This is a predicted structure of a 75-nucleotide RNA (transfer RNA) from Candidatus Peribacteria bacterium RIFCSPHIGHO2_02_FULL_51_15. The organism belongs to Candidatus Peribacteria, within Bacteria. Rfam family: tRNA. By type it is a transfer RNA.
Parts: sequence; structure tokens; C1' cells
RNA sequence: UCCUCGGUAGCUCAGCGGUAGAGCAGGGCGCUGUUAACGCCAAGGUCGUUGGUUCGAUCCCAACCCGAGGAGCCA
Repeated sequence: UCCUCGGUAGCUCAGCGGUAGAGCAGGGCGCUGUUAACGCCAAGGUCGUUGGUUCGAUCCCAACCCGAGGAGCCA
């Protein structure tokens, strides 16, 4: 430098055009003599950044940033 894959809640990941979800963690309540387990409830997001396309973008396109893997260069 080039190619491929990835970046979404605190963590692990879904969702791939129609105003974003699960599990776990954390919070509240129930249950219990208490804790754990179990059950219920609520909260938690400018979907890496900036533009573009579109009536509408997490999703499509471009550039850039970050991470993983591969290739090339190394007189």
C1' cells in the first nucleotide's frame, strides 16, 4: 500500500430499506426466616464519523477513523 471481515445498550450478539431487539450484568418488586435460585416490572442507544442516494437509511453508495485476518514491498 492492496484485499476480506467487523464496529448496534455496560458486555456478548440479532436485525440488512418503513420511526432498534434478545440474553447476561446492573436497578426495583414478589417469593424466602435470610441469601441464592426463580418469577414480574422498569430503565438503558445521536446503530464508529462525515457526506450522498431515497418519501424514508442500522441497512444502499463514497471518503475517513478504529479492530481482526490475509497479500505485497523491504534496494
The coordinates come from a structure-prediction model, not an experiment, and the mean pLDDT is 82.